The prediction has a mean pLDDT of 81. Transfer RNA from Endomicrobium sp., 74 nucleotides, folded computationally. It matches the Rfam family "tRNA". It is annotated as a transfer RNA. Taxonomically the source falls in Endomicrobium (Bacteria, Pseudomonadati, Elusimicrobiota, Endomicrobiia).
RNA sequence: GCUGUCAUCGUCUAGUGGUUUAGGAUAUUGCCCUCUCAAGGCAAAGAUCAUGGGUUCGAAUCCCGUUGACAGCA
Repeated sequence: GCUGUCAUCGUCUAGUGGUUUAGGAUAUUGCCCUCUCAAGGCAAAGAUCAUGGGUUCGAAUCCCGUUGACAGCA
């Protein structure tokens, strides 16, 4: 230099054009339970989907650029 893959709550992840307000696990907080703690139950808060554009009636999802990580080729 070329090619490919990936980037979503604090962390791990689902979602592959519309039916949900982006879901789940874990962590955090509150309540219940318990003599107390742990475990368990209930609830809350937490991501405008790396970033800038484009296509579309409609984009986390498709296309292009940029940034970062990883892999392959030279």